[in-house]
Context: one part of a larger RNA
RNA sequence: GACGAACGCUGGCGGCGUGCCUAAUACAUGCAAGUCGAGCGGAGUUAGACCUUCGGGUUUAAUUUAGCGGCGGACGGGUGAGUAACACGUAGGUAACCUGCCUAACAGACUGGGAUAACUACCGGAAACGGUAGCUAAGACCGGAUGCGACCACUUGGGGGCAUCCCCGAAUGGUGAAAAGCGGAGCAAUCUGCUACUGAUAGAUGGACCUGCGGCGCAUUAGCUAGUUGGUGAGGUAGUGGCUCACCAAGGCGACGAUGCGUAGCCGACCUGAGAGGGUGAACGGCCACACUGGGACUGAGACACGGCCCAGACUCCUACGGGAGGCAGCAGUAGGGAAUCUUCGGCAAUGGACGAAAGUCUGACCGAGCAACGCCGCGUGAGUGAUGAAGGUUUUCGGAUCGUAAAACUCUGUUGCCAGGGAAGAAUGGCCAGAAGAGUAACUGCUUUUGGUUUGACGGUACCUGAGAAGAAAGCCCCGGCUAACUACGUGCCAGCAGCCGCGGUAAUACGUAGGGGGCAAGCGUUGUCC
Numbered sequence: 001g002a003c004g005a006a007c008g009c010u011g012g013c014g015g016c017g018u019g020c021c022u023a024a025u026a027c028a029u030g031c032a033a034g035u036c037g038a039g040c041g042g043a044g045u046u047a048g049a050c051c052u053u054c055g056g057g058u059u060u061a062a063u064u065u066a067g068c069g070g071c072g073g074a075c076g077g078g079u080g081a082g083u084a085a086c087a088c089g090u091a092g093g094u095a096a097c098c099u100g101c102c103u104a105a106c107a108g109a110c111u112g113g114g115a116u117a118a119c120u121a122c123c124g125g126a127a128a129c130g131g132u133a134g135c136u137a138a139g140a141c142c143g144g145a146u147g148c149g150a151c152c153a154c155u156u157g158g159g160g161g162c163a164u165c166c167c168c169g170a171a172u173g174g175u176g177a178a179a180a181g182c183g184g185a186g187c188a189a190u191c192u193g194c195u196a197c198u199g200a201u202a203g204a205u206g207g208a209c210c211u212g213c214g215g216c217g218c219a220u221u222a223g224c225u226a227g228u229u230g231g232u233g234a235g236g237u238a239g240u241g242g243c244u245c246a247c248c249a250a251g252g253c254g255a256c257g258a259u260g261c262g263u264a265g266c267c268g269a270c271c272u273g274a275g276a277g278g279g280u281g282a283a284c285g286g287c288c289a290c291a292c293u294g295g296g297a298c299u300g301a302g303a304c305a306c307g308g309c310c311c312a313g314a315c316u317c318c319u320a321c322g323g324g325a326g327g328c329a330g331c332a333g334u335a336g337g338g339a340a341u342c343u344u345c346g347g348c349a350a351u352g353g354a355c356g357a358a359a360g361u362c363u364g365a366c367c368g369a370g371c372a373a374c375g376c377c378g379c380g381u382g383a384g385u386g387a388u389g390a391a392g393g394u395u396u397u398c399g400g401a402u403c404g405u406a407a408a409a410c411u412c413u414g415u416u417g418c419c420a421g422g423g424a425a426g427a428a429u430g431g432c433c434a435g436a437a438g439a440g441u442a443a444c445u446g447c448u449u450u451u452g453g454u455u456u457g458a459c460g461g462u463a464c465c466u467g468a469g470a471a472g473a474a475a476g477c478c479c480c481g482g483c484u485a486a487c488u489a490c491g492u493g494c495c496a497g498c499a500g501c502c503g504c505g506g507u508a509a510u511a512c513g514u515a516g517g518g519g520g521c522a523a524g525c526g527u528u529g530u531c532c
Base pairs, nucleotide, nucleotide: 001531002530003529005528006527007526008525009524012379013378014377015376016375017374018372019371020337025335026334027333029332030331031330034071035070036069039068040067042065043064044063045062046061047060048059049058050057051056078290079289080288088214089213090212091211092210093209094208097207098206102203103202104201106199107198108197110144111143112142113141119134120133121132122131123130124129150175151174152173153172155170156169157168158167159166160165180195181194182193183192184191185190216262217261218260223253224252225251228250229249230248231247232246233245234244235243265287266286267285268284269280270279271278272277292313293312294311295310296309315326316325317324318323343369345368346367347366351365352363353362354361355360382412383411384410385409392403393402394401395400416473419467420466421465422464426459430455431454432453433452434451435450436449437448438447476521477520478519479518480517481502482501483500487516488515489514490513491512497504498503
């Protein structure tokens, strides 16, 4: 000098930050991932119309949604247990790879089929949840057709390179696609707009793998290794590879520190220092790993998946004892541990995300407020005048000295706080209303762009501004032997005590305790701990 600090005494305000460093201990409760009715069939509610045997039925519109289906739950958020490793950083490689949504250009969407949930009936179970039979739909599922590209086989032309090889073509044969929905015009056929769908190419984005180099302690750890090292072949993968397997060979690593043990997430950065260096890895940003412990795969563009599934284990809970349920290292919060670390708050107004054509819904991400002097910064606790140097305290050589212009008193000011009035920016969009233009269409609707108006704020009646009143409401902590700025009196008498080091105290203690005075810092001041 620094701190995610703690402890003691003290404490006025504001801004901006920060806040379980210990038990990756256990968790009550609530919330943290949903959304789409413009994919589908039902069921319900409300309103209207029609029919009615007054039981009800049909239909239209609006609205709600359990189920099927789609997309998202692989992001965002948390933690640092493990990991000494291509985990990270940096520089490269992939002639060995994948990539949903997005963008651009190309080609297309023809024709059929069988189910199933929901629902109904019955049954089982304490529950969780199931079983049987029957009915039904789709952008769910499965055939057939077509094939510009694509892939495979074979033949073949050209070009290139970095070993394996790569790129651009041509011919023949083979393989494999698709889904509609919502509008508009029209009598209809049909035409047309938007969003979805299929094949394939390129891009973008995100990932995967490989390699050089770099960053720790112990040699009181010296040898380690059998899928081990390499080859051939096969399997597997998006893909290379002992990644896995069969066979063959006997290799591979190591004092340039293998192996073992211990410790540890890595980095941008942060602290210190003139620098070199040393220390650290809180907050913020990037990467990695983990999600009660261990293992496994499924789905999917992407996971071997924090709030998904299965198995095993420990623990907790429910039970009708047959069987079930759970996972805060998400946000709050509880217990425990500890020297020690916050509210079971408000809002989606902004930014961002998921879904949706959109309106919108969801969002403990986020934006805000609350608590804490935990830190940094700023402000205040008044200003001027005022000597009979008042009273009082302390001290005294009894003359005085000092606290001290300090107070009182007089004249002012009103920062901040208190009270009252006004009162934001953050709001851009999107929606709605009225208009304009553009591409497109046979034309319209719709689409895109744009002008004006209107509407949308948790924070918050907050910031800020104005006014009123009154010096009124706001100073402590440590130190005073030397280092080290600051001295006297009394008490005590090697006692009580102090102390960072040297050292003080045994009757005149500037070193203990108290008082007066003084010094330092100041809403803080000291102590302790850690690093330089």

Predicted 3D model of a 532-nucleotide part of an RNA (small-subunit ribosomal RNA, 5' domain) from an uncultured bacterium. The RNAcentral record of the full RNA draws on ENA, Greengenes and SILVA.